Context: one part of a larger RNA
This record gives sequence, structure tokens and C1' cells, in this order.
RNA sequence: UGACGGGGGCCCGCACAAGCGGUGGAGCAUGUGGUUUAAUUCGACGCAACGCGCAGAACCUUACCUGGGCUAGAAACGGCAAGAAUCAGGGUGAAUGGUUGAGUGCCCUUCGGGGAAUUGGUGAGAAGGUGCUGCAUGGCUGUCGUCAGCUCGUGUCGUGAGAUGUUGGGUUAAGUCCCGCAACGAGUGCAACCUCUGUCGUUAGUUGCCAGCAUUAAGUUGGGCACUUUAACGAGACUGCCGACGUCAAGUCGGAGGAAGGUGGAGACGACGUCAAGUCCUCAUGGCCCUCAUGCCCAGGGCUACACACGUGCUACAAUGGUUGGUACAAAGAGCUGCGAACCCGCGAGGGGUAGCCAAUCUCAAAAAACCAGCCUCAGUUCGGAUUGCAGUCUGCAACUCGACUGCAUGAAGCUGGAAUCGCUAGUAAUCGCAGAUCAGCACGCUGCGGUGAAUACGUUCCCGGGCCUUGUACA
Repeated sequence: UGACGGGGGCCCGCACAAGCGGUGGAGCAUGUGGUUUAAUUCGACGCAACGCGCAGAACCUUACCUGGGCUAGAAACGGCAAGAAUCAGGGUGAAUGGUUGAGUGCCCUUCGGGGAAUUGGUGAGAAGGUGCUGCAUGGCUGUCGUCAGCUCGUGUCGUGAGAUGUUGGGUUAAGUCCCGCAACGAGUGCAACCUCUGUCGUUAGUUGCCAGCAUUAAGUUGGGCACUUUAACGAGACUGCCGACGUCAAGUCGGAGGAAGGUGGAGACGACGUCAAGUCCUCAUGGCCCUCAUGCCCAGGGCUACACACGUGCUACAAUGGUUGGUACAAAGAGCUGCGAACCCGCGAGGGGUAGCCAAUCUCAAAAAACCAGCCUCAGUUCGGAUUGCAGUCUGCAACUCGACUGCAUGAAGCUGGAAUCGCUAGUAAUCGCAGAUCAGCACGCUGCGGUGAAUACGUUCCCGGGCCUUGUACA
């Protein structure tokens, strides 16, 4: 000087407390461990691994296993083979190999036709490796933590390591600002500048809107651009004004006006560093290793196994409910090998059908909870839907291993969950649907969007983490 203390002081955070809803019990989904297996590819392991890499394993992916095949190779360049049929191959439509006729280019030609090569050449003594080392590395990322810190120059003090500044008194979300002070300044963080959102104005009026007028089944049409909205430019909030408190300060408390008040709400943004944290399987790369294989091609299988254990979720256990019928209100997105209306068929998944739309125009599209009415009347039930049987639909070369969905039948556990443990302070929790990426198909996951919409916070004694000062230390 740090680090640590079941030392002290001050302060903060859904850290506790006050509340609301969960997990832990059940079934299923999903990840992991373990076990099994020819293989169940690999990585990730307290917080900060475990719905994580994977924004989507039937083949492919795919790295794993079994079997078959290639060896200047899988890819590239230019040239010739075009493409087809058939046989071998094989659990089968493969890779691979053989044959046939036809025929481009080349050679010969009497223009009828005939012949040869076809897996070689260049790149190149060069590829390739998802082989090892993240403890050789770059890049990227997590974490403490959006915590308020981390430093430097000059000066001064100290023999020196170092100190001072950065401590102190106030204040703040903040090393934020004020005052004081052997310090005076500066950098990086904080804040602001950026985006969305909340109010208003101007400009603009189609594909948007409809107050008044006419019209219609319908903003449908005439008409209008007021309103809503869209999207560009501006205005607006600064403790600016008033009062109290405060050291005449910084500022705090209350009030006015205002759509909004003291950072208005949210996002992006992550200091010096820590964890030899993670990643050599995104990519790049040193070293080591393989080179008739640890490379490459292909078929099938596996990654989907299943006495079990754990994490994360979904659905429930019901009446604030279930079911049947009716009626209403979003936002944000996506669409050309795409979204696909009306209409017809089917109980339904879906099929037929093609109009429109490169989309403020058309489509996906029905929002759901909510509201109104009927039934159910506390039961393992008209709760719950697992499991299983049969029959189907769709995607795709192909749903056996191993897809999603539909109909009929079946109707398991489960009656609110031990010890323990998690999230959340407001348009939040809880609850309800909608969309998107990936994607042929496959979503209870993820990312976004809106609808309905709470309770509680006395307070900082205690648990956890963190910041500043101080003290002890046999630790570095």
C1' cells in the first nucleotide's frame, strides 16, 4: 500500500422487512448428470453450466457408430465427358464399377461414313483435418456492475516504500455539486449529446380519416382535410417562478402553472481492472499431431436409449370455474418457388378454387381474457387431460426407428404441494391472447407486441452483495 475480521462509523440495492404470485408434491415438455449403447458427437459446471452454443437432429445438418468405396483426393480453373437406358452393387433407388445405343469437340474422309481418347492436365510436393493445447494467442463474450469509482502531470511532504490531490463539513442516483484545505490542474468513468415514448404547433392528405351535406349493404361513392393518423421540422422542463429550511452555498421540502417536475418513463451506452472465467467446434492463428488417414464420398443407424437424480418451463388440481350460444375492443409484425380472400366440399385437420397484393391499398387475421344468456351444483365431477386403440390430414424422395395436427373411443396422476427456495415497487406483478426469427415440416423455448390490471414498503435491528472513512493483523 492492499486484502481480510463472527472490529467500529456512514450509506445504498426487491438485500431484509411489508405484500402479491410462484418453484419444491402430480402429469407432460425440455436441458443436464448417471446408466446403457456399435454410437448414444463435442463444448458449457456456484452466483456467472443445466429451454445454454442449438433462431428449430426424420435424410441433410452431423462432427459419432456400422458397412461399402476414393487416395494429387472434397472445393477451384479451363477442356472433354452433355443428358439417357440397363446390369453389378446394397436390408434399399447410394457412393462406386461395367455395358448399350446416341452424340458435342478432335483425327481421317471418296462427305456415305470410319477411328481414337474420356480420369487425365493446371494449381502443386500442394491440399485437407469440427484432431490436441482457450494454461501459447487475436477477436468476441460473461461477471463484479450502470457499482462510482480508476488514474495522471506539476508542486509539496517523507531517507524510502509511498502520501497529498481523491481526506474533512454538507449534498447527490453519481469522485454530482458547494464550502474548506499544500495543493493546483487534467484524463477516463457519471451526467449530457443518440433512439423510442408522453403534450402542442407548422408543413403534407394517399393507400389514411369522416364533423357537417348528399348517397350506400358497407367511408361504398361524390365531397372535405376539420378530427384521428402518418412522418419531417420545430416548441416544451431549466429547480426557470414563489415560500420555508440551509453556511449569503450546493441543495432539500412544499406550492403554483403545466400534458409532463426535479434524471418525466424506457432503451442503447459497461471506466482501470478481477476470475490463467468462456470460446482453437463461428472466424483467425503459434506450436504439436494425422497424410492408403485423425482426410474425402455414400447408405443405414445414432445424437430421440431409460431402474434413477437435479435444473428450467407448460398444463392442472376447479365455481373469481367448466361448457354451449351470442356480441365487442388491440398493438406490433410478415408476405413472390410468398401471403392467399370470397365461394364450394369435409364433423375436423384440410382439400378445391383462383380474385387481390412487391402491400397505410390485398392477405395472414379469428384477437383472447372481458360482457350477455342457458346448463352444470362440489363429485376425482360436464374438473383434469396423461396414456392407449382405430381412422385420417399436411409437409417432404422418404414420417418404422423419429414429425406436427384432426376425428371417434379411452380417461392416469393430481383435491394447492415437507425442509427449503425464486421473481416482482406501477401500467410493474399477476393474468390474456397476437406476431416474428429459425424453418419444406416441427415451439410449452426465445425475441417482440398490445388487452385487463393489483397489493405493499413502518423501517434498516438482522441475512446477502456493494461503496466511503477508520481500526487491528503473526496474511501478500
Molecule: small-subunit ribosomal RNA, 3' major domain
Organism: uncultured prokaryote